[in-house]
């Protein structure tokens, strides 16, 4: 240099033949308990890496761009 996956919650990941963005740890409250840890119940937390573009709607489709990572020279 060319090719290709991949970036979504503090942490590991979903969710894509376009149609309300979630789960498991973890935070915080509360219940249980003599206390604690377990267990249960509730809640907060996200400008889907970034810019633009189709489209009545974009995590999803195009484009260009960072970064990670892998292959090939």
């Nucleotide at each position: 240099g060319c090719c290709g996956a991949c970036g979504u919650a503090g942490c590991u990941c979903a969710a894509u033949g376009g149609g309300u963005a979630g789960a498991g740890c973890g935070c915080u409250c509360g219940c249980c308990u003599u206390g604690u840890a377990a267990g249960c119940g509730a809640g907060a937390g996200g400008u889907u890496g970034u810019g633009a573009g189709u489209u009545c709607a974009a995590c999803u489709c195009u484009c260009a761009u960072c970064g990670u990572c892998g292959g090939c020279a």
Transfer RNA from a Solirubrobacteraceae bacterium, 73 nucleotides, folded computationally. The sequence is in RNAcentral, with records from ENA and MGnify. Its mean pLDDT, the model's own confidence on a scale to 100, is 81. RNAcentral records the identical sequence in 2 taxa.